[in-house]
RNA sequence: CAGGGGGCCAAGGCAGCCGCGAGCAGGUUUUACCGGUUCGAGGAAAGUCCGGGCUCCACGAAGCAAGGGUGGCGGGUAACGCCCGCCGUGCGCAAGCACAGGGAAAGUGCCACAGAGAGUAUACCGCCGAUGGAGGCUAAACCUCACAGGCAAGGGUGAAAGGGUGCGGUAAAAGCGCACCGGGGCUCUGGUAACAGCGUCCGCAUGGCAAACCCCACCCGGAGCAAGGCCAAAUAGGGGUCUCGCGCUGAAAAGCAGUGGCGCUUCGCCGCGAGAGACCCGGGUUGGCUGCUUGAGCGGCUUGGCAACAGGUCGCCUAGAUGAAUGGCUGCCCUUGGCGGGAAGGUCCCUUGGGAUACCACCGUCAAGACAGAACCCGGCUUAUGCGGCCCCCUGACGC
RNA sequence: GCCGCGGUAGCUCAGUGGUAGAGCGCGUCAUUGGUAAUGACGAGGCCGAGAGUUCAAUUCUCUCUCGUGGCACCA
Numbered sequence: 001c002a003g004g005g006g007g008c009c010a011a012g013g014c015a016g017c018c019g020c021g022a023g024c025a026g027g028u029u030u031u032a033c034c035g036g037u038u039c040g041a042g043g044a045a046a047g048u049c050c051g052g053g054c055u056c057c058a059c060g061a062a063g064c065a066a067g068g069g070u071g072g073c074g075g076g077u078a079a080c081g082c083c084c085g086c087c088g089u090g091c092g093c094a095a096g097c098a099c100a101g102g103g104a105a106a107g108u109g110c111c112a113c114a115g116a117g118a119g120u121a122u123a124c125c126g127c128c129g130a131u132g133g134a135g136g137c138u139a140a141a142c143c144u145c146a147c148a149g150g151c152a153a154g155g156g157u158g159a160a161a162g163g164g165u166g167c168g169g170u171a172a173a174a175g176c177g178c179a180c181c182g183g184g185g186c187u188c189u190g191g192u193a194a195c196a197g198c199g200u201c202c203g204c205a206u207g208g209c210a211a212a213c214c215c216c217a218c219c220c221g222g223a224g225c226a227a228g229g230c231c232a233a234a235u236a237g238g239g240g241u242c243u244c245g246c247g248c249u250g251a252a253a254a255g256c257a258g259u260g261g262c263g264c265u266u267c268g269c270c271g272c273g274a275g276a277g278a279c280c281c282g283g284g285u286u287g288g289c290u291g292c293u294u295g296a297g298c299g300g301c302u303u304g305g306c307a308a309c310a311g312g313u314c315g316c317c318u319a320g321a322u323g324a325a326u327g328g329c330u331g332c333c334c335u336u337g338g339c340g341g342g343a344a345g346g347u348c349c350c351u352u353g354g355g356a357u358a359c360c361a362c363c364g365u366c367a368a369g370a371c372a373g374a375a376c377c378c379g380g381c382u383u384a385u386g387c388g389g390c391c392c393c394c395u396g397a398c399g400c
Numbered sequence: 401g402c403c404g405c406g407g408u409a410g411c412u413c414a415g416u417g418g419u420a421g422a423g424c425g426c427g428u429c430a431u432u433g434g435u436a437a438u439g440a441c442g443a444g445g446c447c448g449a450g451a452g453u454u455c456a457a458u459u460c461u462c463u464c465u466c467g468u469g470g471c472a473c474c475a
Base pairs, nucleotide, nucleotide: 001396002395003394004393005392006391007390008389009388012333013332014331015330016329017328018327020040021039022038023037024036026034027033028032042371046382047381049380050379051378052377053376054224055223056222057221059268060267061266062265063264064263067220068219069218070217071216072086073085074084075083076082087101088099089098090097091096102215103214107213108212109209110208111207124155125154126151127150128149131148132147133145134144135143136142163181164180165179166178167177168176182204183202184201185200186199188197189196190195228290229289230288231287238281239280240279241278242277243276244275247256248255249254258272259271260270261269283474284473285472297316298315299314300313301312302311303310304309334369335368336367337366338365339364340363341362345360346357347356348355349354350353401471402470403469404468405467406466407465410424411423412422413421418455426442427441428440429439430438448464449463450462451461452460
């Protein structure tokens, strides 16, 4: 310098004028204005895809079932499907990147078309025909036929055809035998583990799909701030449908039975005695306060840890709107790009003074400055994002 | 703000891991004196977009996009 990989940052700046929302303390013609002062969007505030806090509902505990989710191992965390480290497989020369990455010898199912055969494999073309048979030959040898039969090497079909390469072997072949590679079982060693390695045994027997049902392990109650609470106003405090019920004993307390309260069971608990529960129709309001923003908070230093992260210490307070504020205009500057100029600088050429200049410096001008807007709050993921900046690494070339 | 459902021919909808269908509509022809109806034939689809799983995706999974529905309080 060229190409590539990983991580992070910023989200234009300043000034003037005019505005908006909230808090604070004032003033006034005192409930609405005035001026002052402080604060006022994001890295994704987004999608609402996961996980939690908070609130209400479900009577509680245990178990089972159903439904849903997750899926290498270890760690982190309030928790997670997130993050960190490691393992395995694949891709890449490498830096690195990707992986829904448990189980296919528990069972069921599917594998269209093509093809002989697609799951207890198969034989279309093909190879052989040693052995047996037929024929030639007097007979044997040999030859022919390809009938019995053997084979699965080669061809062909397909996404996939029951390990691969080589040598031997054979009539032709084949893990039939051997070597190497691959695979499986077992022992040992290392590692917390996933797994890795050494050894040994097995010629290799069981194709793929679980983002098909399923099996295994683990996790999960439901709804959501339009949750929920308080106040105020207004109306017809109304009607309909469905489910369960209308007990017994006792003087009473109470007991027994019944019934309701989760999908079911068990145990326990609570409610019910004339109402309990669910749904629908009709009517009224479209107000205020609260929940509401100090929190698994942010920043610096430090300790432990490879890291995610955790501990300690110091400092900081950082939006709370509710048709919903956080903006607009102007000027100067900044960044990038286009166009034009430029020749005092840089660069190049001849040479000691000239020339060239695509590009750079410089000047002018024009354009662009993204994605997007909190709505109860956090931790993540995903997606969108113009121009930029910083750090580290890899490969190649050249120079020292 | 929160919670659901859907996108397949011009329209309304089926479909499901293996060459995508129906009805209406459209075009041509037949029938009729002509039209409608009827009959025959035909055209028309990247199954909203992009990734992934799979031999194979409209279908299964994920992400995005567009459309659509519901949810306030009081008696």